[in-house]
Molecule: transfer RNA
Organism: Candidatus Uhrbacteria bacterium
RNA sequence: GGCGCCAUCGUCUAUCGGCUAGGACACGUGGUUCUCAUCCACGCAAGAGGGGUUCGACUCCCCUUGGCGCUA
Numbered sequence: 001g002g003c004g005c006c007a008u009c010g011u012c013u014a015u016c017g018g019c020u021a022g023g024a025c026a027c028g029u030g031g032u033u034c035u036c037a038u039c040c041a042c043g044c045a046a047g048a049g050g051g052g053u054u055c056g057a058c059u060c061c062c063c064u065u066g067g068c069g070c071u072a
Stems, first nucleotide, its partner, number of pairs: 001071007010025004018055001027043005048064005
């Protein structure tokens, strides 16, 4: 240089065009307990950036950025 894959809450991930983006752990509040832990309820918090297609995009297309792999 060429080609391919990946990028979603603090972390790990679900999602294959209808999203008000779900779950687990973590964290916060409350309950339970003599206290802590456990357990229960509730809360908090996310689509790398830009453009395009579409009635509608995390999802499809293009470019950029970053990571990984293969190849010369």